[in-house]
Context: one part of a larger RNA
């Protein structure tokens, strides 16, 4: 070197198992939305927590030293003393328990936290009381003691001699209110910057984000000093066209109207101010006055300023107020310095309107409807026999709800569940019913208010929002970047008319057309959607959908701030493996249960890497 056997050790290939937790299959739980209803809770102490609490209790859960509970009322109808795979041991219930709504008690500390102080869940007081106890003794206990704003009350200074002084600061009593917490929406103040302009500075993003004040169930706007166009609209407010249009723009990048139209919805109104009246307080001061004639009387009366209150009045074809002339008007009573007449105020009745969201404002009963427990609800149990089961069966199976034959019910064949898929078994669903308490809603009554006396028309005086509008200078807002920039708002500085007044109509002038600023108040119509009902889904199905399907904002990490997991499935049913064997146990082997146990808790399938064992064949 060939070539055969054999060990060991590799490779391939099978078959069995171990290991791993993919896949499939399920849902107790996300995610997005529909429509309802509701839009707060808080000094009467909240949202959120610390201790605590149970006959034995680790934890959630619930509850508060009265402590998994008390009480009332109501609902319900047999059982229960919560959940965690739970037990021992006592209880409770047809005199209605437990459980489910409504009201109320109780309710420790902390926390806006508020008697002080604090490193939150502690410490330490004050005052008045009540209890124990002590005689150089404290200790529990109940109420109250925080700051601020308003209203009322007390009491009360200093200030340049007095007066200034109503009584004012300060302080104290009493009362009534805020404070914080909340998911978005909403006004308002302050307000970036990555961005984009293919750089970047004017511009953008964007008055976005954030921060900060404030309100509601909503906010805010809001009843024309408004548009419009020479015709005419008629408060606000959203929504669809006008329109990516007319504009603005380093005319880059972008940015972007409004007239007018169509729609939802609809709603108007109070105030200042003239004038009158009346109460404080100054001021004049013996006569101007006391409604008007006349007579008598009275007279800190009357004018004037300042200020509250009531009346009046609320508007732009101008309104209103007095006052004077003209016209036209329910009934009775009463009133005033005195008498007569006149004109005037009040009150009552009658008629008449409106009302609790603006126009004043507060409450009572009465039935409806309505949420907060629940209740009733068809249909395959006809009768007999039988260890009794539910239409039935020599169907299958471990179970019938599936299969084969045959009914019924249907205003109910959404759903869920019961040993596999059930209109007729069970909860339930279609229709209907139901509240002692408590909430909300609309409507009648009761109530309240208001008009009935002012209207109208000429004329004459007086009112009609003042450091405003307007300008000048800088900012801002307007779709408009200073532009030819009207028009708003706002700092400094000037600073007006007054109805023969004033403002807008995109510089400005003029004509003309329109509206009345410098007070205020006002539902729907629209935005959201933490909590709460119900419902949906060519959404997810455990590396997915939430970060969290399970004791998650938890273990864990970080001085904080803040970051932030993993982790779901025996079985129909625990029937959860008695007894026997081995092992010190773990953990096995047999019995048993079970349709199965390769379903045994490391428990539905149970893929792959990866380790085995055996067996074929190479080598």
């Nucleotide at each position: 070197c060939a070539u055969g056997g054999u060990a060991a050790g590799g490779g391939c290939g099978g078959a069995c198992g171990g290991g791993g937790g993919a896949u499939c299959c399920c849902u107790u739980g996300g995610c997005a939305g529909u429509c309802g209803a509701g839009g707060g809770c808080g000094a009467u102490g909240a949202a959120g927590g610390g201790c605590g609490u149970g006959g034995c209790u680790a934890g959630c859960u619930g509850c508060g030293a009265g402590a998994a509970g008390c009480c009332u009322c109501g609902g319900g109808g047999a059982g229960c003393c919560g959940c965690u795979g739970a037990g021992c041991a006592g209880g409770c219930u047809a005199c209605g328990a437990u459980c489910c709504g409504a009201g109320g008690a109780u309710g420790c500390c902390c926390g806006a936290a508020u008697g002080g102080g604090g490193a939150a869940a502690c410490c330490c007081g004050c005052u008045g009381g009540g209890c124990c106890g002590u005689u150089g003794a404290g200790g529990c206990u109940c109420a109250g003691c925080a700051u601020c704003c308003a209203g009322g009350g007390c009491c009360g200074a200093a200030a340049a001699a007095c007066c200034c002084a109503a009584c004012u600061a300060a302080g104290c009593c009493c009362u009534g209110g805020a404070g914080g917490c909340g998911a978005a929406c909403c006004c308002c103040g302050c307000g970036a910057a990555g961005u984009g302009a293919a750089a970047c500075a004017u511009c953008u993003c964007a008055g976005u984000a954030g921060c900060g004040g404030g309100a509601g169930g909503a906010g805010a706007a809001g009843a024309a000093a408004u548009c419009a166009a020479c015709c005419g609209a008629g408060a606000u407010u959203c929504c669809c066209c006008u329109a990516g249009u007319a504009g603005c723009g380093g005319c880059g990048a972008g940015c972007g109207a409004a007239c007018g139209g169509g729609g939802a919805g609809g709603a108007g109104c109070c105030c200042a101010a003239a004038c009158c009246g009346u109460g404080u307080g100054g001021g004049u001061g013996c006569a101007a006055g006391g409604c008007c004639a006349c007579a008598g009387c009275c007279g800190u009366u009357g004018c004037c300023c300042a200020u509250g209150c009531g009346g009046g009045g609320u508007u732009g074809u101008g309104g209103g107020a007095u006052g004077a002339u003209g016209a036209c008007g329910g009934a009775g009573g009463u009133c005033a310095c005195u008498g007569u007449g006149g004109a005037g105020g009040c009150c009552u009745c009658a008629g008449g309107a409106a009302g609790u969201u603006a126009c004043a404002a507060a409450g009572g009963c009465c039935g409806u409807c309505u949420c907060u427990a629940g209740c009733c609800g068809a249909a395959c149990a006809g009768c007999c026999a039988g260890c009794a089961a539910a239409g039935u069966c020599a169907c299958u199976g471990g179970a019938a709800a599936g299969g084969g034959c045959g009914a019924c019910c249907g205003a109910a064949g959404a759903g869920g569940g019961c040993g596999a898929u059930a209109g007729u078994c069970c909860c339930g669903u279609a229709g209907g019913c139901g509240a002692a308490a408590g909430g909300g809603a609309a409507g009648g009554c009761c109530c309240u208010u208001c008009c009935u006396g002012g209207u109208c028309a000429u004329c004459a005086u007086c009112c009609c929002g003042a450091g405003u509008a307007g300008c000048g200078u800088c900012g801002g807002a307007c779709a408009c970047g200073u532009g030819a920039a009207a028009u708003c708002c706002g700092g400094c500085g000037u600073g007006a008319a007054g109805c023969u007044g004033g403002g807008g109509g995109g510089a400005c002038c003029a004509c003309c057309c329109u509206c009345c600023a410098a007070g205020g108040c006002u539902a729907a119509a629209u935005a959201c959607c933490a909590a709460c009902g119900a419902c949906u889904g060519a959404c997810c199905g455990a590396u997915a959908g939430u970060g969290c399907a399970c004791c998650a904002g938890u273990a864990c990490c970080g001085c904080g701030a803040g970051g932030g997991a993993a982790a779901g499935g025996u079985g129909a049913a625990a029937a959860g493996g008695a007894c026997c064997c081995c092992g010190g146990g773990a953990g096995g082997g047999g019995a048993g249960u079970g349709a199965a146990a390769u379903a045994g808790a490391a428990c539905g399938u149970g893929a792959a890497a990866c380790c085995g064992u055996c067996c074929g064949c190479c080598u």

This is a predicted structure of a 619-nucleotide part of an RNA (large-subunit ribosomal RNA, domain I) from a Candidatus Bipolaricaulota bacterium. The sequence was found in a public genome assembly. Its Rfam family is "Bacterial large subunit ribosomal RNA". Its family is annotated with structural constituent of ribosome and ribosome in the Gene Ontology.